[in-house]
RNA sequence: GUCCCAGUAGCUCAGCGGUGGAGCACGCGGCUGUUAACCGCGCGGUCGGCGGUUCGAUCCCGUCCUGGGACG
Numbered sequence: 001g002u003c004c005c006a007g008u009a010g011c012u013c014a015g016c017g018g019u020g021g022a023g024c025a026c027g028c029g030g031c032u033g034u035u036a037a038c039c040g041c042g043c044g045g046u047c048g049g050c051g052g053u054u055c056g057a058u059c060c061c062g063u064c065c066u067g068g069g070a071c072g
Stems, first nucleotide, its partner, number of pairs: 001071007010024004018055001026042005048064005
C1' cells in the first nucleotide's frame, strides 16, 4: 500500500429496513439463623464519527477513525 472481518448497555454477544434485546455485573426486594446460591423487579445504549439513499436506517451506500487478520 491492497483486500477481508469486527465496532450495539460497565463486560460478553444477539438483532441485518418499521421508535434496541439477552446473559453476567450493579441497585432494591423475596427466600435463609447469616452469607452464598436461587427467584422477582429495577438501573442502564446520541447502535464508532460524518455524509448519502429511503416515508422510515443498528441494518443499505460512500468516506474517515479504532482493533484484528491476509497478501505484498